[in-house]
Record summary: The prediction has a mean pLDDT of 80. This is a predicted structure of a 73-nucleotide RNA (transfer RNA) from a Phycisphaerae bacterium. RNAcentral records the identical sequence in 3 taxa. It matches the Rfam family "tRNA". The family's RNA type in Rfam is transfer RNA.
RNA sequence: GGGCAGGUAGCUCAGGCGGUAGAGCAUGCGGCUGAAAACCGCAGUGUCGGCGGUUCGACUCCGCCCCUGCCCA
Numbered sequence: 001g002g003g004c005a006g007g008u009a010g011c012u013c014a015g016g017c018g019g020u021a022g023a024g025c026a027u028g029c030g031g032c033u034g035a036a037a038a039c040c041g042c043a044g045u046g047u048c049g050g051c052g053g054u055u056c057g058a059c060u061c062c063g064c065c066c067c068u069g070c071c072c073a
Base pairs, nucleotide, nucleotide: 001072002071003070004069005068006067007066010025011024012023013022019056027043028042029041030040031039049065050064051063052062053061
């Protein structure tokens, strides 16, 4: 330098063919207990890596750039 995959909640990750963004864990509050742990209930306002483009509408499609991993040279 070229190619491929990925970047979404604090962490690990989903998100069909474009139509109001989710799960588990963690965390907070409450219940239970003499008090804790465990268990049960409730709680997510995330510039979806950045900037543009297409569209009535973009996490999703297109272009460029940044970051991570792998491959080729």